[in-house]
RNA sequence: GGCCUAGUAGCCAAGUGGUAAGGCAGGGGUCUGCAAAACCCCUAUACGUGGGUUCGAUUCCCGCCUAGGCCU
Numbered sequence: 001g002g003c004c005u006a007g008u009a010g011c012c013a014a015g016u017g018g019u020a021a022g023g024c025a026g027g028g029g030u031c032u033g034c035a036a037a038a039c040c041c042c043u044a045u046a047c048g049u050g051g052g053u054u055c056g057a058u059u060c061c062c063g064c065c066u067a068g069g070c071c072u
Base pairs, nucleotide, nucleotide: 001071002070003069004068005067006066007065010024011023012022018055026042027041028040029039030038048064049063050062051061052060
């Protein structure tokens, strides 16, 4: 330098045109002699960034940034 993949909440992670699941973590409660575990409830301005297409973009297209990989 060329090519490929990925970027979603504090962390992990699903989704793939029609207002984003789940788990962990966090807060409250039940239980317990106290804890732990278990169970129940609750909270967040989470789609890297700038454009484009579209009635509508996390999703499609282009650029850029970041991370990883392959080739030379």
A computed fold for a 72-nucleotide RNA from Candidatus Taylorbacteria bacterium RIFCSPLOWO2_12_FULL_47_20, annotated as transfer RNA. Its mean pLDDT, the model's own confidence on a scale to 100, is 80. Taxonomically the source falls in Candidatus Tayloriibacteriota (Bacteria, Bacteria candidate phyla). The RNAcentral record of the sequence draws on ENA.